A computed fold for a 593-nucleotide part of an RNA from Syntrophothermus sp., annotated as large-subunit ribosomal RNA, domain I.
Lineage of the source: Bacteria > Bacillati > Clostridia > Syntrophomonadaceae > Syntrophothermus.
The prediction has a mean pLDDT of 83.
Rfam family: Bacterial large subunit ribosomal RNA. Gene Ontology terms of the family: ribosome and structural constituent of ribosome.
Context: one part of a larger RNA
RNA sequence: GGCGUACGGUGGAUGCCUUGGCGCUAAGAGCCGAAGAAGGACGUGGCAAGCUGCGAAAAGCCUCGGGGAGCCGCAAACAGGCAUCGAUCCGGGGAUAUCCGAAUGAGGCAACUCAAAUGGAGUAAUAUCCAUUUACGGUUAACUGAAUCCAUAGGUUAACCGGGACAACCAGGGGAACUGAAACAUCUUAGUACCCUGAGGAAAAGAAAGAAAACUCGAUUCCCCAAGUAGCGGCGAGCGAAACGGGAAGAGCCUAAACCUGGCGCGUGUUAAAGCCUGCUGGCGUUGCGCGAUGGGGGUAGCGGGGCUAUCUGGAGACAGCGGCAGAUGUCUCAAGGAGUAAGAAACCAUCGACUUAGGAGAAGCGGUCUGGAAAGGCCCUCCACAGAGAGUAAGAGGCUCGUACCCGAAAAGUCGGUGGCUCCUAGAUAAAACCCCAAGUACUGCGGGACACGUGGAACCCCGUGGGAAUCAGGGAGGACCACCUCCUAAGGCUAAAUACUCCUUAGCGACCGAUAGUGAACAAGUACCGUGAGGGAAAGGUGAAAAGCACCCCGGGAGGGGAGUGAAAAAGAACCUGAAACCGUAUGCUU
Repeated sequence: GGCGUACGGUGGAUGCCUUGGCGCUAAGAGCCGAAGAAGGACGUGGCAAGCUGCGAAAAGCCUCGGGGAGCCGCAAACAGGCAUCGAUCCGGGGAUAUCCGAAUGAGGCAACUCAAAUGGAGUAAUAUCCAUUUACGGUUAACUGAAUCCAUAGGUUAACCGGGACAACCAGGGGAACUGAAACAUCUUAGUACCCUGAGGAAAAGAAAGAAAACUCGAUUCCCCAAGUAGCGGCGAGCGAAACGGGAAGAGCCUAAACCUGGCGCGUGUUAAAGCCUGCUGGCGUUGCGCGAUGGGGGUAGCGGGGCUAUCUGGAGACAGCGGCAGAUGUCUCAAGGAGUAAGAAACCAUCGACUUAGGAGAAGCGGUCUGGAAAGGCCCUCCACAGAGAGUAAGAGGCUCGUACCCGAAAAGUCGGUGGCUCCUAGAUAAAACCCCAAGUACUGCGGGACACGUGGAACCCCGUGGGAAUCAGGGAGGACCACCUCCUAAGGCUAAAUACUCCUUAGCGACCGAUAGUGAACAAGUACCGUGAGGGAAAGGUGAAAAGCACCCCGGGAGGGGAGUGAAAAAGAACCUGAAACCGUAUGCUU
C1' cells in the first nucleotide's frame, strides 16, 4: 500500500409523516370603481426587524345579534393591563379610512411640489392650520351670445352619466410564421397565436323573402346520428358539410307606411265665400286648403295583411265640440273579463315561507385486569345507536374531547318563491270593390374581393368596395348557373327567457392523485432572497419529544466542545435534534506485498 473485519466520522438517500398542492362534483357568485376601485407607498404595538391586521379615531372605534371564561395576532419572555357590570372571539350594519394610483385644482422623475374660491380656527396684524369645492368628455336644461337683422356658431352654469380594473368564457375589427406538403409558390398550419374594441353573467343567434319535394315541416341555440358520407383539393398534403331522424329546452312580440287627429312652422286663400261632425234652427267669420318636421290614435301579414267604405251586434254613468233638440263620434270613470315587471309599459310596498351570512342541543364505560413510559391494544363484563363519517387524545377509542345522525336557531343585511296591494289592457263579425299602404340609392346588376366544407369552378345563397339602378301583391325573393312549369316564402326596422360556454372566487364534499429532487415556482419571511439598466428571470429551505420536562449543579477548556450529575420510555431524541443508506475520511486489527 491492497483486500477483509470491527468501531466511528461525514453525508442526507430510504422509510414513516403532512400544515401544502393537483384534479373533479354539487350549489352559490360572477363582482368592484369619482360615495375614489384593483394595486401599492408610508405609517400604526410599552419594547417591534419581518408577516398579518388596521389607518393620524391606525393589531383598532360604535351599534345590533351570537357566545360564556378567559384574553392582549404569528410569537416565547419582560413590563403593564382587560374580563360574569359578560371581555377576547364569531357574524350583520355603521364610523374612520394618511399619500399615490382612472387620479380628476395645477404641475410632476407614482406615493412629491405648488395653488385658487368659500366658510371656519388662530394673531394686535401678518403668519399658520382645518373643512368643502375647483380635471376632461357626453346628454339634457337654463342663461348668455359674434361676423349678420332674426338666427346660428361660441361661452357660462346646473343635474345626470362616462373614464379605470377584471382568471376564463363571448361578439366584433385587424391578423402571422415556424410547420405539413418528406424541396416549394396555390394549399396547409389558421382565421390559430397575437394586438385592439365592446358587453354580460353568460354572450351570440332568434320568430322564415327558411328547410324541403311528402298527404311535408314550422324561430333560435346545444347534444346524438347522418359521416369521415356528399363534396372541395398543385384531385397532392390535406380540408370536410347540410337536411331528415332522435333528444335538451321551449315563447313569442313591438315598430315604419296607408288612414284619422292635436299643437307648431312655411306657403296660399276675401264675390260674405270656403269652413265650424250630421239633420232642423239660430250663431260665428281666415277658424280653410297644401307642404314640412313632430305628438296621439290606427296597424303588423303570407289559408296575404292592413287602411278606406257599408252593414250587424255591443254593460252603466259623466263630460266634450258655437247654442238648443235628435243622432252618431270621441274622452274619462266604474263594472265585467284578462294580463304583468325575462321581451311584449313600468315601479314600489306589505305579509307569509324557504335559504345565505354567527350559532344551539346532541346517546352510551372518569368499568375491571395484563403488558407498557403512556392504553385507545389483549382478556373479562357492560351500554348507546336516526349517531360504528372523520379528527384528536402519551400505540389502534361507537360510549374521553371535538364532532357525526336527527332536531332547533337571526336583532340586522341579502336572495328566491307564494299571496295581497299596485299597475296595465279590452269592441268584435261580415261583405263588396280592386281606390290607398305594405321598410330605396334598397333589391338587382357590370367589375373587383371576402365568406360559405365549396381553391372561379357550371357556382347558386350571404357580405363588402366601386359604377349603374326597379317594382308595391296582376308586386317581390328562393328551391346550387340559366329558362319554363310547379312549390315555398314575404328582404331592405327592432326586442326576446330557457336549453349552451367558462371559473379569479365562496361553501360542502370526493380521489386505484402527489407526499418535500414529488405535488403549484412557492407546505418555511415566495414571486421572497438573488440576478438583470430594463422587459424579465427566479431559487434553496419541512420533521427534538407525548409533554421543554430544552440538561440545575460539578469538572477540563480562552472558547467551541466534551465528561459527570439530572430530565425523559429513549439523549446512539440535546436543538448542526425521527429514521440515518452509499460515495468519501479515519482508528484498531487479520491476511498479504